[in-house]
RNA sequence: UACGCAAGCACGGGAGAACCGGACACCACCGGUGCCGAAGGAGCAACCGCCCCGGAAACUCUCAGGCCAAGGGACCGUGCCUUGCGU
Numbered sequence: 001u002a003c004g005c006a007a008g009c010a011c012g013g014g015a016g017a018a019c020c021g022g023a024c025a026c027c028a029c030c031g032g033u034g035c036c037g038a039a040g041g042a043g044c045a046a047c048c049g050c051c052c053c054g055g056a057a058a059c060u061c062u063c064a065g066g067c068c069a070a071g072g073g074a075c076c077g078u079g080c081c082u083u084g085c086g087u
Base pairs, nucleotide, nucleotide: 002087003086004085005084006083007082008080009079010078011077012076013075018033019032020031021030022029034067035066036065040063041061042060043059047055048054049053
C1' cells in the first nucleotide's frame, strides 16, 4: 500500500402489541386487566471448540423495555473521516 475480517462512526431501511375507569380536549398521571419482543438480561439447546470446561440462536421467558406519535430498535445495505487482526 492492496485485499479480507471484526469493532467504531455516519447515512438509509427497520416489525410486533390494548382496552376500561378516574381526571382530562389529546398526551402525560393513577388504578385494573390484557398484550408484544427485534435494546438489554436470563434459560434450554442444535452446533462448535483448545472438549477440564467453555462459546453458543432470530428458539424460549418476559426481569427490564414496549403497546398514538416521537424516541429507541435486533438485523440488513452503503460509506470511511478511525482502530485492531490476518494475508

The prediction has a mean pLDDT of 81. The RNA shown here (Glycine riboswitch aptamer) has 87 nucleotides and comes from Maritimibacter sp. 55A14. The organism belongs to Maritimibacter, within Bacteria.